RNA sequence: GCGCCGGUGGUCCAGUGGUAGGACAUUGGCUUCCCAAGCCAAUAGCCCGGGUUCAAUUCCCGGCCGGCGCACCA
Repeated sequence: GCGCCGGUGGUCCAGUGGUAGGACAUUGGCUUCCCAAGCCAAUAGCCCGGGUUCAAUUCCCGGCCGGCGCACCA
């Protein structure tokens, strides 16, 4: 350099053209003699720019970042 895959709360992952969900985490509450576990609630998110569309996190184009493969390595 070329190709393929991916980027979603603090972490890991799911998902969809119509107000985005799970687990863990954190905080509070219930329970308990206390802790842990369990239960309930809250906190918190679609990488950036453009296009298409009534509507884009989702589709298209470009960029950035990461992984894998190939090439180069005079």

A computed fold for a 74-nucleotide RNA from Haloarcula regularis, annotated as transfer RNA. Model confidence (mean pLDDT): 82 of 100. Its Rfam family is "tRNA". Rfam classes the family as a transfer RNA.